[in-house]
Molecule: Bacterial small signal recognition particle RNA
Organism: Thermoflexales bacterium
């Protein structure tokens, strides 16, 4: 100085991490327009009965909280990742050759 490879750049996918968001889970949550059970009374019967049903109480809707173990979607100047394509002007390095 020639020749091969690589990596540093473009992109695509893929993995894993970050955020967010939603589902799941768990808590709270309805004076009546939710539900069940309906004390007390209340209404129909003649009687047995039946009927609607307040409070209470359960359970929950709308709708807040809570943990971030799972699950799914989204993003990117996330990563000494990884695979594949692209590029081949520079820089970096590797193997081999020839020469001073």
């Nucleotide at each position: 100085g020639g020749c091969c490879g690589g990596g540093u750049c473009c992109g695509a996918c893929g993995c894993g991490g970050c955020a967010a968001a939603a589902g799941a889970c768990u808590u709270c949550g309805a004076a009546c327009c939710u539900c069940g059970u309906c004390a007390g009374g209340u209404c129909c019967g003649g009687a047995a009965g039946g009927a609607a049903g307040c409070a209470g109480c359960g359970a929950u809707a709308a709708g807040g909280g809570g943990a971030c173990c799972c699950u799914u979607u989204u993003g990117g100047g996330u990563g000494u990742c990884g695979u594949c394509g692209g590029g081949g002007c520079g820089c970096c390095u590797g193997g081999u050759c020839c020469g001073a």